This is a predicted structure of an 80-nucleotide RNA (c-di-GMP-I riboswitch aptamer) from Zoogloea ramigera. The organism belongs to Zoogloea, within Bacteria. Model confidence (mean pLDDT): 85 of 100. Of the family's consensus pairs, 95% are formed in the model.
[in-house]
RNA sequence: GCAAUUCAAAGGCAAACUGCAGGUAACUGCAGGACGCAAAGCCACGGGCCCUUUUGAGCAAGGGUAGCCGGGUUGCAAUU
Repeated sequence: GCAAUUCAAAGGCAAACUGCAGGUAACUGCAGGACGCAAAGCCACGGGCCCUUUUGAGCAAGGGUAGCCGGGUUGCAAUU
């Protein structure tokens, strides 16, 4: 350096909920708070799910979700 694994250590992130703010909404940001997470770092490429418009129902268009799955990419430590 590369690959695999996750015993230990040092750390990291932050669900639900609450407050404030943004948004039609899904949801998002900040603060508190920890359910959990070896990528729960990042990316909407594929699928799923959620929201808005449309509709009798659909097709379709736009948005969200990376802590739904797959994929891409970057990375700490220890061991082999």